[in-house]
RNA sequence: CUUAUCAAGAAAAGCUGAGGGAAAUGGCCCGAUGACGCUUUAGCAACCUGCCCCAAGGGGUAUAGGUGCUAAUUCCAUCUCCAACAAUUGGAGGAAGAUAAG
Numbered sequence: 001c002u003u004a005u006c007a008a009g010a011a012a013a014g015c016u017g018a019g020g021g022a023a024a025u026g027g028c029c030c031g032a033u034g035a036c037g038c039u040u041u042a043g044c045a046a047c048c049u050g051c052c053c054c055a056a057g058g059g060g061u062a063u064a065g066g067u068g069c070u071a072a073u074u075c076c077a078u079c080u081c082c083a084a085c086a087a088u089u090g091g092a093g094g095a096a097g098a099u100a101a102g
Base pairs, nucleotide, nucleotide: 001102002101003100004099005098006097011041012040013039014038015037019030020029021028024078025077026076027075042070043069044068047066048065049062050061051060052059053058074096079093080092081091082090083089084088
């Protein structure tokens, strides 16, 4: 850079010790009843992969392997458009980001 997905799913222990939820702003939330992070174990999922079915498209499966993930929709909004509006609300798309494969 390209393509695909992002409303579902899945936590305990040990260590550590103050901020954390990507960045900015605003909101909201998590956090000394120990968050975030690291390690181990367990689990989820099914992108790659393995196996099975199928003419193909595709479907099923998960004891091995490569990743990923295990608070909140990617926590929500920010830009554009649409609808109803008193504040505002709802919907679609974009941007940014994350993950996988190339």

Predicted 3D model of a 102-nucleotide RNA (SAM riboswitch aptamer (S box leader)) from a marine eukaryotic metagenome. It matches the Rfam family "SAM riboswitch aptamer (S box leader)". From the family's description: The SAM riboswitch is found upstream of a number of genes which code for proteins involved in methionine or cysteine biosynthesis in Gram-positive bacteria. The prediction has a mean pLDDT of 83. The sequence is in RNAcentral, with records from MGnify.